[in-house]
Parts: sequence; C1' cells; structure tokens
RNA sequence: GGAGAAUUAGCUCAGCUGGUUAGAGCGCUCGCCUCACACGCGAGAGGUCAACGGUUCGAGUCCGCUAUUCUCCA
Repeated sequence: GGAGAAUUAGCUCAGCUGGUUAGAGCGCUCGCCUCACACGCGAGAGGUCAACGGUUCGAGUCCGCUAUUCUCCA
C1' cells in the first nucleotide's frame, strides 16, 4: 500500500427478509429469605445501536465516508 471482518447496556453477545416496544446472560441497586453472609426468589436502574451523511413512508439492519480493533496479501 491492497483486501476482508467487527463496532448494540459496565462486560460477553443475540437481533432472521428494513416494519408494531431494542433484548439475553453475567455484573450493579433495592426488596424477600437468614441470627448474619452466601445461595435462591422477585423487582428496578442502565442504550444517541462507534461518528457523520445518504436512501426510504419507515434504518440497529441498506449505501457512502471517517475512526478504532482484528485477520489475510504484498
């Protein structure tokens, strides 16, 4: 220098062919349980879906570009 992949909650990741509300596990907070802790049970908080722009009635999803990380080629 060229090609490809990834970026969604604090962490690890789903999200199908664009469509009704953005989810799971772990973690965190509170409550129940216990003499107490742990386990268990219940509830809750937490998201500009990496940035910007475009297409569309409608974008996490499609297109362009930028950034970061990883892989391959030279």
Transfer RNA from an uncultured Clostridia bacterium, 74 nucleotides, folded computationally.